[in-house]
RNA sequence: CGAGUCGGCCGGGUGACCGCGGCGCGCAAGCGUCGAGGAAAGUCCGGCCUCCAGAGGGCAGGGUGGUGGGUAACACCCACCCGGGGCGACCCGCGGGAAAGUGCAACAGAAAGUAGACCGCCUCGAGCAAUCGAGGUAAGGGUGAAACGGUGGUGUAAGAGACCACCAGCACCGCAGGUGACUGCGGUGGCUAGGCAAACCCCACCCGGAGCAAGGUCAAGCGGAUCGGGCAACCGAUCCAGGCGGAAGAGUGGCCCGCUCACAUUCCGCUGGUAGACCGCACCAGGUCAUCGGCAACGGUGAUCGCAGAUGGAUGGUCACCCUCCGCAACGCGGAGACAGAAGCCGGCUUACAGGCCGACUCGUCCC
RNA sequence: GGGCGAUUGGCGCAGGGGCUAGCGCGCUUCCUUGACACGGAAGAGGUCACAGGUUCGAUUCCUGUAUCGCCCA
Numbered sequence: 001c002g003a004g005u006c007g008g009c010c011g012g013g014u015g016a017c018c019g020c021g022g023c024g025c026g027c028a029a030g031c032g033u034c035g036a037g038g039a040a041a042g043u044c045c046g047g048c049c050u051c052c053a054g055a056g057g058g059c060a061g062g063g064u065g066g067u068g069g070g071u072a073a074c075a076c077c078c079a080c081c082c083g084g085g086g087c088g089a090c091c092c093g094c095g096g097g098a099a100a101g102u103g104c105a106a107c108a109g110a111a112a113g114u115a116g117a118c119c120g121c122c123u124c125g126a127g128c129a130a131u132c133g134a135g136g137u138a139a140g141g142g143u144g145a146a147a148c149g150g151u152g153g154u155g156u157a158a159g160a161g162a163c164c165a166c167c168a169g170c171a172c173c174g175c176a177g178g179u180g181a182c183u184g185c186g187g188u189g190g191c192u193a194g195g196c197a198a199a200c201c202c203c204a205c206c207c208g209g210a211g212c213a214a215g216g217u218c219a220a221g222c223g224g225a226u227c228g229g230g231c232a233a234c235c236g237a238u239c240c241a242g243g244c245g246g247a248a249g250a251g252u253g254g255c256c257c258g259c260u261c262a263c264a265u266u267c268c269g270c271u272g273g274u275a276g277a278c279c280g281c282a283c284c285a286g287g288u289c290a291u292c293g294g295c296a297a298c299g300g301u302g303a304u305c306g307c308a309g310a311u312g313g314a315u316g317g318u319c320a321c322c323c324u325c326c327g328c329a330a331c332g333c334g335g336a337g338a339c340a341g342a343a344g345c346c347g348g349c350u351u352a353c354a355g356g357c358c359g360a361c362u363c364g365u366c367c368c
Numbered sequence: 369g370g371g372c373g374a375u376u377g378g379c380g381c382a383g384g385g386g387c388u389a390g391c392g393c394g395c396u397u398c399c400u401u402g403a404c405a406c407g408g409a410a411g412a413g414g415u416c417a418c419a420g421g422u423u424c425g426a427u428u429c430c431u432g433u434a435u436c437g438c439c440c441a
Base pairs, nucleotide, nucleotide: 001364002363003362004361005360006359007358008357009356010355012322013321014320015319016318017317018316020035021034022033023032024031025030037339041350042349044348045347046346047345048344049211050210051209052208056257057256058255059254061207062206063205064204065203066080067079068078069077070076081095082093083092084091085090096202097201101200102199103196104195118141119140120137121136122135123134124133125132126131149167150166151165152164153163154162168192170189171188172187173186174185175184176183177182215279216278217277218276223240224239225238226237227236228235229234242271243270244269245268246267247266248265249261250260251259286305287304288303289302290301291300292299293298323337324336325335326334327333328332369440370439371438372437373436374435375434378393379392380391381390386424395411396410397409398408399407417433418432419431420430421429
């Protein structure tokens, strides 16, 4: 210099004026302070929280799937192992079990799974011959995604783990290393045990259901029932909570058991109406810095900071200067500024994202 | 805000790993009729929403994305 791999970060800045929402102070005017994101998104996982019984047992169902660790937890993260790819930095893997069982494999091909003779090869028989028939053979050809170890030799009519040597692979045993997955070495065995579990299934572990429109408090209220008062109109209290239909239990889970609450109300379906206030709700597995332990994820300790909270749904607008990019009749003008945008909160994953910055490393070429 | 489902010719739907993806209506051409309808014959028309993965092989199984629809106070 060129080509590349991995990781992290920013994602317009400053000032002035006007405006919007929350909180605090103030009688008020007003003042002070805070005010979108790395994904606030998808809702794909995991939790906190709330109600149902402090969520209990079984079946069904679902999820996870190398090993060790991290964590509140996870399908996330870190480190390692194994397999595959790359010269390499490095990347990819839903990575348990196919020598438990069942099942599947279109087309092609002779044969597709306790294999199988189409061509070929060999033997025997028939025939003048071409050829035909019976048998042997998985070494060669051909088909296929896939054809029951590989190479060489012995052997044979031709062949074949039929036998032998080496190699690859498998099961078991022993030794060594490692917490472990696993790895290395040695021995024995039989000569080979195919693929698919994001097919059923088996094994190990995990999972109760619903979700802040959860749930709670208060107010208003058409109408109905009961009770009390009143001659009556009506008034008051309590309970239910529109109308119609249905079921007898209900407590949301798919079923059974158990538990709790009820014997008068509860629940379900269909079809309508209304759209009150407050709490939940903004300080928590919190951020930053330092230090210690650890390869790391992460954890311990100390200091420091307070950091959106609406429902009329705030987080904006104008101007000036600067930054980046684009265009031009080009030394100054004009235009643009990615994806997007809180709604109970938190940890992840995934997806979208103009442009830019930083760090570590690899390969190639040249020079010293 | 939260919870679910669907996507296959123009329309409505089947198909749940294997040949050229089917069915009904619709469409085109021809026959029939004086002409039309009905009827008969033949035919066209598909990125199985999109992308990636598993598998020898994906409309089908898994994951993500997009669009549409339903339910909840």